SAM riboswitch aptamer (S box leader) from a Cyclobacteriaceae bacterium, 101 nucleotides, folded computationally. The coordinates come from a structure-prediction model, not an experiment, and the mean pLDDT is 85.
RNA sequence: UACUUAUCAAGAAAGGCAGAGGGACUGGCCCGAUGAAGCCUUAGCAACCUGGUUUACACAGGUGCUAAAUCCAGCCUCGAUUUAUCGGGGAAAGAUGAGUU
Repeated sequence: UACUUAUCAAGAAAGGCAGAGGGACUGGCCCGAUGAAGCCUUAGCAACCUGGUUUACACAGGUGCUAAAUCCAGCCUCGAUUUAUCGGGGAAAGAUGAGUU
C1' cells in the first nucleotide's frame, strides 16, 4: 500500500507550549482570539487484541478514543407529501481493531 472481517445513535478533559485554523472529501451546518491545528503532561472512557484470574473483572500489556449519530446529506430504493421537504431501509466512502499481503 492493498485485501478480508467486526464495530461505528452509548461513553469519557484539564493544564502547559503554541498562535489560525478545524470538523477525511464535496455541499450544508457547525466549532474556533472566552484560543483552532499540532506537541507535551496528567486524567478519563471503552473493552478490539494479548496475558492473568475467582470466567466476569477493568488487573497488566498493545491499540483506539475523550463537540455535535461517522455532525447531516451525497448513490440506490420504499413510504408520506402542502412539491418544499420529511421519515425508513440498503450501499458507497471513511474511522478503529484484528488477521493477511

The source organism's lineage runs through Bacteria, Pseudomonadati, Bacteroidota, Cytophagia and Cyclobacteriaceae.